[in-house]
RNA sequence: CCGUGCUAGGCGGGGAGGUAGCGGUGCCCUGUACCUGCAAUCCGCUCUAGCAGGGCUGAAUCCCCUCUCGAGGGGCGCCGGCUUCCGAGGCGGCGCGCUGCGUGGAGGCGUUGACGGCGAGGUCCCGCGCGGUGACGGCCCGCGAACCAGGUCAGGUCCGGAAGGAAGCAGCCUUAAACGGUCUCCGUCACGCGUAGCGGGAGUGCCUCGCCCGAGCCGAAGCCGGUGGCGCGCUCGGGAACCCGCCUCGACGGAGGGUGCACGG
Numbered sequence: 001c002c003g004u005g006c007u008a009g010g011c012g013g014g015g016a017g018g019u020a021g022c023g024g025u026g027c028c029c030u031g032u033a034c035c036u037g038c039a040a041u042c043c044g045c046u047c048u049a050g051c052a053g054g055g056c057u058g059a060a061u062c063c064c065c066u067c068u069c070g071a072g073g074g075g076c077g078c079c080g081g082c083u084u085c086c087g088a089g090g091c092g093g094c095g096c097g098c099u100g101c102g103u104g105g106a107g108g109c110g111u112u113g114a115c116g117g118c119g120a121g122g123u124c125c126c127g128c129g130c131g132g133u134g135a136c137g138g139c140c141c142g143c144g145a146a147c148c149a150g151g152u153c154a155g156g157u158c159c160g161g162a163a164g165g166a167a168g169c170a171g172c173c174u175u176a177a178a179c180g181g182u183c184u185c186c187g188u189c190a191c192g193c194g195u196a197g198c199g200g201g202a203g204u205g206c207c208u209c210g211c212c213c214g215a216g217c218c219g220a221a222g223c224c225g226g227u228g229g230c231g232c233g234c235u236c237g238g239g240a241a242c243c244c245g246c247c248u249c250g251a252c253g254g255a256g257g258g259u260g261c262a263c264g265g
Stems, first nucleotide, its partner, number of pairs: 001265006009057003012030004020046005034054005063258006072249006080243002083240007093232003096228005102223002107218003116212008124201005129195003132191007140181003149174004157166003
């Protein structure tokens, strides 16, 4: 140096938590790296720190140590940053709403008469009258009776010696009840309809007219004051997310170093 066979070791790791401490089950992060039984009112151990049983690999890319990188976890920072939520508070800070015999006066109206005053009428309600609408009835027109409506009654029938009379079906005409129709007209009833009419009522809301007086009247923005609760701001207290800083643990990865036994050549 090479070959063969063994053994130590390895066959995931880490964080928080739990524990006197160690490991496991469970949770979380990495990541895919044997199996079975036990286990959070825990299970098994005692600085040699899972226990019991079985399997694979095996002295090196795989085992051990040191350094490094750093996913991720935990702690601290109101004498870090930024955002946000909850509670309390009072100043009366800002905005908003309302308000004043306040201030202001853009603009408008006014001797073709403002503001103010007096009078009248309308609009509103009720009744009557009139009308309208609707319904019904009447009038009018039409149609309409085998026999129990009328007129005229062929044929036929009856009375008579005769002359002449009588009743009367069908047909035709006219009508009753019923049915149908129409512009109009008349009447009755009804109405959540209308009113150039008459009367009564209500009322200053709005409109119109007449008279008196004689010069002002209305009025936005802005400002000042008061007030309200809502929104924002301010103060205090508490909570949360993210970022940053420090500390701590630290997977995977990287670098370096270390480590057996036997036999044969």